This is a predicted structure of a 1520-nucleotide RNA (small-subunit ribosomal RNA) from Syntrophobacter sp. DG_60.

[in-house]
RNA sequence: GAGAGUUUGAUCCUGGCUCAGAGUGAACGCUAGCGGUGUACCUAACACAUGCAAGUCGUGCGAGAAACCAAGGCUUCGGCCUUGGGAGUAAAGCGGCGCACGGGUGAGUAAGACGUAGGUAAUCUACCUUCAAGCAGGAGAUAACCCACCGAAAGGUGGGCUAAUAUCCUAUAAGACCACAGUUGCUAUGGUAUUUGUGGUAAAAGGUGGCCUCUCCACGGAAGCUACUGCUUGGAGAUGAGUCUACGCCCUAUCAGCCAGUUGGUAGGGUAAUGGCCUACCAAGGCGACGACGGGUAGCCGGCCUGAGAGGGUGAUCGGCCACACUGGCACUGAAACACGGGCCAGACUCCUACGGGAGGCAGCAGUGAGGGAUAUUGGGCAAUGGGCGCAAGCCUGACCCAGUGACACCGCGUGGGUGAUGAAGGCUUUCGGGUCGUAAAGCCCUGUGAGGUGGAAAGAAUGCCUGAUGGGUGAAUAGCCUAUUGGGUUGACGGUACCACCAGAGGAAGCACCGGCCAACUCCGUGCCAGCAGCCGCGGUAACACGGAGGGUGCAAGCGUUAUUCGGAAUUACUGGGCGUAAAGCGCACGUAGGUGGGAAGGUAAAUUAAGCGUGAAAGUCUGGGGCUUAACCUUAGAAGUGCGCUUAAAAUUGCCUUUCUUGAGUCCUGGAGAGGGAGGCGGAACUCCCGGUGUAGGGGUGAAAUCCGUAGAUAUCGGGAGGAACACCGGUGGCGAAGGCGGCCUUCUGGACAGGUACUGACACUGAGGUGCGAAAGCGUGGGGAGCAAACAGGAUUAGAUACCCUGGUAGUCCAUGCCGUAAACGAUGGGCACUAGGUGUAGAGGUGUAUUCCUCUGUGCCGUAGCUAACGCGUUAAGUGCCCCGCCUGGGGAGUAUGGUCGCAAGGCUGAAACUCAAAGGAAUUGACGGGGGCCCGCACAAGCGGUGGAGCAUGUGGUUUAAUUCGACGCAACGCGAAGAACCUUACCUGAGUGCCCCCUCGGGGGAACCAGGUGACAGGUGCUGCAUGGCUGUCGUCAGCUCGUGUCGUGAGAUGUUGGGUUAAGUCCCGCAACGAGCGUAACCCUUGCCUUUAGUUGCCAGAGGUUUAGCCGGGCACUCUAAAGGGACUGCCGGUGAUAAGCCGGAGGAAGGUGGGGAUGACGUCAAGUCAUCAUGGCCCUUACGGGCUGGGCUACACACGUGCUACAAUGGCGGUGACAACGGGCAGCGACUCUGCGAAGGGAAGCUAAUCUCGAAAAACCGUCUCAGUUCGGAUUGGACUCUGCAACUCGGGUCCAUGAAGUUGGAAUCGCUAGUAAUCGCGGAUCAGCAUGCCGCGGUGAAUACGUUCCCGGGCCUUGUACACACCGCCCGUCACACCACGAAAGUUGGCUGUACUAGAAGUCACUGACCCAACCCGCAAGGGGGGGAGGUGCCCAAGGUAUGGUCAAUGAUUGGGGUGAAGUCGUAACAAGGUAGCUGUAGGGGAACCUGCGGCUGGAUCACCUCCUUU
Repeated sequence: GAGAGUUUGAUCCUGGCUCAGAGUGAACGCUAGCGGUGUACCUAACACAUGCAAGUCGUGCGAGAAACCAAGGCUUCGGCCUUGGGAGUAAAGCGGCGCACGGGUGAGUAAGACGUAGGUAAUCUACCUUCAAGCAGGAGAUAACCCACCGAAAGGUGGGCUAAUAUCCUAUAAGACCACAGUUGCUAUGGUAUUUGUGGUAAAAGGUGGCCUCUCCACGGAAGCUACUGCUUGGAGAUGAGUCUACGCCCUAUCAGCCAGUUGGUAGGGUAAUGGCCUACCAAGGCGACGACGGGUAGCCGGCCUGAGAGGGUGAUCGGCCACACUGGCACUGAAACACGGGCCAGACUCCUACGGGAGGCAGCAGUGAGGGAUAUUGGGCAAUGGGCGCAAGCCUGACCCAGUGACACCGCGUGGGUGAUGAAGGCUUUCGGGUCGUAAAGCCCUGUGAGGUGGAAAGAAUGCCUGAUGGGUGAAUAGCCUAUUGGGUUGACGGUACCACCAGAGGAAGCACCGGCCAACUCCGUGCCAGCAGCCGCGGUAACACGGAGGGUGCAAGCGUUAUUCGGAAUUACUGGGCGUAAAGCGCACGUAGGUGGGAAGGUAAAUUAAGCGUGAAAGUCUGGGGCUUAACCUUAGAAGUGCGCUUAAAAUUGCCUUUCUUGAGUCCUGGAGAGGGAGGCGGAACUCCCGGUGUAGGGGUGAAAUCCGUAGAUAUCGGGAGGAACACCGGUGGCGAAGGCGGCCUUCUGGACAGGUACUGACACUGAGGUGCGAAAGCGUGGGGAGCAAACAGGAUUAGAUACCCUGGUAGUCCAUGCCGUAAACGAUGGGCACUAGGUGUAGAGGUGUAUUCCUCUGUGCCGUAGCUAACGCGUUAAGUGCCCCGCCUGGGGAGUAUGGUCGCAAGGCUGAAACUCAAAGGAAUUGACGGGGGCCCGCACAAGCGGUGGAGCAUGUGGUUUAAUUCGACGCAACGCGAAGAACCUUACCUGAGUGCCCCCUCGGGGGAACCAGGUGACAGGUGCUGCAUGGCUGUCGUCAGCUCGUGUCGUGAGAUGUUGGGUUAAGUCCCGCAACGAGCGUAACCCUUGCCUUUAGUUGCCAGAGGUUUAGCCGGGCACUCUAAAGGGACUGCCGGUGAUAAGCCGGAGGAAGGUGGGGAUGACGUCAAGUCAUCAUGGCCCUUACGGGCUGGGCUACACACGUGCUACAAUGGCGGUGACAACGGGCAGCGACUCUGCGAAGGGAAGCUAAUCUCGAAAAACCGUCUCAGUUCGGAUUGGACUCUGCAACUCGGGUCCAUGAAGUUGGAAUCGCUAGUAAUCGCGGAUCAGCAUGCCGCGGUGAAUACGUUCCCGGGCCUUGUACACACCGCCCGUCACACCACGAAAGUUGGCUGUACUAGAAGUCACUGACCCAACCCGCAAGGGGGGGAGGUGCCCAAGGUAUGGUCAAUGAUUGGGGUGAAGUCGUAACAAGGUAGCUGUAGGGGAACCUGCGGCUGGAUCACCUCCUUU
């Protein structure tokens, strides 16, 4: 020390992506009241206008104005001159000190840097402090200035004058330095410190104030004294700097070898100083896998941010160091520079110019332009702090202190407080009741921060200076100077600022983001995969809590969000603190180098280690305790800490090192057996092919079926002989051997290893192993052989839509041998090697022991099961994937990609090493539940089979599609739409189309009257809608399916999803029942209960019935009776109850008896959890949306009835099991008052005219039909009836579009129906008629009813559907799934490429500015020397030459980047093309290395793997 979202239907794991946190020199958007403290060009080290940023000293020196004022003079009144003041001022010059600090920036630099710790005996240090010794005597110049000259300017030249603390010479030398000779100490033996002697070298400067004691002049001064200051030499200190050493200090090995001043030495030069720093010579070294050299990037640190820490990131502000100052080079001056506001040269750029030539350097402070997403004022002041100069006053100081700008950051404050419910108005919402904004507002009562006004008013200021006083010191001194204490005075940019008091009055002061989950916070409207949102998952296709607006809410608040970036979370690089059987990951295997690690004992040592002490670890910062600003931020003080480094001392267990020793690790020796271990040589038989010969004849071969092919020129078959090559049946075995690859006939020979037993020897000799070396299946390559079989390629035949395949016939490389390459595989146990430890059981191979027990034990191998433990699970489990140690290799999301590029190896193929851009939010492992399989097992169903009858052909009916139309209203679309909604479209219905019109009521009367609740116009609100959405819904329905299933509670198992129960053995129609069982129970389904039908009984007897007896005109017609039939109510009956068999003694099954009925008796109703976004907004209901003089309502006519065509469902047929005619027997269910209608009359008939009865077991529809008899005799008919003509009838307001029926006439197709397909298992199919609903009328449809009444079922292989168990899966929208590759199109990034361009850089040559150094220096020169002088000497300079060297040039390389016609693959992209490769046995199991081939996925050969299903066999194991 906190986690969360996201892979799945769900789960666990692996693993990436994303979020919540903190931070920032930030920027952007919206917003903004105040103050304090900080902070502000991260980009162009790009270019800079203007001003300022370094001067000062008159107590070093010489010189020295002017304006102006005053006075005087002159005047031609314009002015001029002189003197005094201004003034020894300003400005300039010589000289001194400073300018090397302060300030800026981070370009360069990967080590001359930086950090830490040390060394300097290898060094310097101006100013400062202190100590010691001094400051003597001279000289010659030069600027300023004056004159002349050149130049546009900048500036320069010549001549002349002059001073110094400028310069030079001489003297002196305590000490210093040098040389020589000694002394003493230390020492790394190189030196070094001290000291003695001798010799040599080198100094200086004055200034100011005061005084008169001494000396001189004699007022007062000075050469005198004195003080201060300055100067010279030396010692010491302090400070600062130089230099050296060790350690630390980024990425890259696709940079592996680098280096000639290179490494060292000697001598010399150079420097303050060591040193190849430089030069000459000599030697040949130096560095490097502990990463040299090269490339890229970068100022380093204290610190800062983050983090629990370890770490990671960073290097703004502040502080230390370094580097740089337009770019490059160079030196000068100086204590210090190779110098930001100095110099010279070269280059680029800018400016001035009279074109000759000149000037410049903001990475100082402001400021400008440019760049950029982006960063401030051309401010005030030296009051404070600090710095330079000066004795000081003081001057200078863009250091600094302040102010200004910016919410850029941190901190603080405010925008009011209390009360106030009619819960106001208003907004939003609503289920219309209300809810909410909300005590919020208003109102009432208060307060006064801050802003405003008025007034007052600090601290920052003294150790300064001036002026007094009192001491002390110096001194001859009461002088002066210095110094201490003390009094007074003076100095403030900020700024009348902080702060205080008063006045007034809630007054002028709140926003931003968010509200789907993560993540606190929800509604309405708009929009309609559009517009848009989005950090990830994802929202949006008409009810969006996800877009936009609003209301409300949440969070933070003068800010809030966004973007960028860092750390965290991320144990997601794992030191703390990860992994590698299957998720990414063990090298194919071995040998072995470096390295890492290493058995027991003793002694020593002290490198590691530990402890203590000392030094250091700057300050600031962080932390802790105090203190100061009203608080805080901020500031200040003290402490702690700074885990580090160094030194000293100590300890000696452990590690290391040294020495000695031991035997258990390791090895050697002897004996023995086992083995497809390896190499070489030889031999053998079977099979195969070919050749020869014999026999023999028409086929053979091949396949799913065929064909290509072989064969009458004699094949196949068979016999004999011969040749050849390859491989070695049986034995043979989860048997053996080997490091792996791999190894299989027999014999000989050479040879490696393991194992067992034995005792002896060596004495840690060991393990691992980066690089390295060797071995390494198959394929492939080179050379030479060989070639029987097999067989990539290839050819042909099939298959197929195609078939570059699978199948077949052939067939070449190859397969074989020798030799040389290649170096890869699913090279696998997907498991690196070694050692040790941790239950067992059971096989097997080899060896041994004890010894005879059915043997047991030991070692080494090789299998299986299994405990603990481990594991995400699967599984592993002494052959570990357990527990530990040692070493090596490897991994870090998927794709791109094992690709590109570079390197390297190879003859080639190719191998090894091995990225990035871009893209996705996953990719994956194991297990679970389903679903699926051209997987398996078991079992059902008119599922097939066995049968019967149909459909598909004809005509017609009806529905649908299509077409047509003004409209042909709408819906239903596989099963499960299509004689369906529709149980009945001429009008109506009616929803569709066309068209037209429209004022109501009353009264009298056809023209008026009256009335109004009418009409007109307007506004508003409702009705209404068969308008849309069945994908917003309710309800209802279909379907799987009347299939046997679907679940729950508790318990148990599993991390979990889940499992168990529900599986198993039987059985059933059934999850029906029985038995067993970590399950025990329960629910919804099944069954039963319900209705109906079949038998019986009881009750009841009209409208039903009539046995017997009576009446009687045909008739239960009547009296009568209810026995029977029947009716309709209640019961009984059937339960595997009984018997036998079978089964497990069960459940049950089989047979039998009885019974009307027998094993759910027949039929119906009844439809589990669920599936299909199934159907219906047009039955109804309903959310939302839409229309409102219309998408509403009424009416007329039309349409829904169309018609080239296609399909479904039916009817009628094709005929003799029939048609026609005749006779005439037997039903049931039902209906009836706007009705059924007897009966009678008319009509051939449909029907019509009369009309009884019946609201019905009463009357009526009503006649059943098939049956039976006769006839027809196989034909388009006496079949069939379509179509058409004529005439009628019924219903109805109305039959034209468009009804039904009747009669006469007409008499089409059709002679049993292709592929295909439907129904049915018994009172069923088939066949026959009857009734009903709807209905004015209109069924071949629908719903019912009865009559006649079959055939067949061996059986479950197959088709279809379903149930259970199991298996595989890459499916879960669930196989109508998933998914691969080419091609086409668009976009994106990348590679190759003739080249082209640029940056950096190497080498060689050339070039050579400025400048140092060296040499020269015939020209020039004041100081010193010689000389009277002239002149000479010494010394110096200009000039010249040489070495070095910047820019530049030439040539040739390297590397990086940009670009490039064309080209290559890759990625991405709602609906493109071709196929179907993979996932199931994926329909040819898949994958793999290699080779060949092909539009493409891919196919084929050879070898390998299981990460293959299924069946059988074998072996092993477990249980009984």
Its mean pLDDT, the model's own confidence on a scale to 100, is 83. The sequence is in RNAcentral, with records from ENA and SILVA. Rfam family: Bacterial small subunit ribosomal RNA.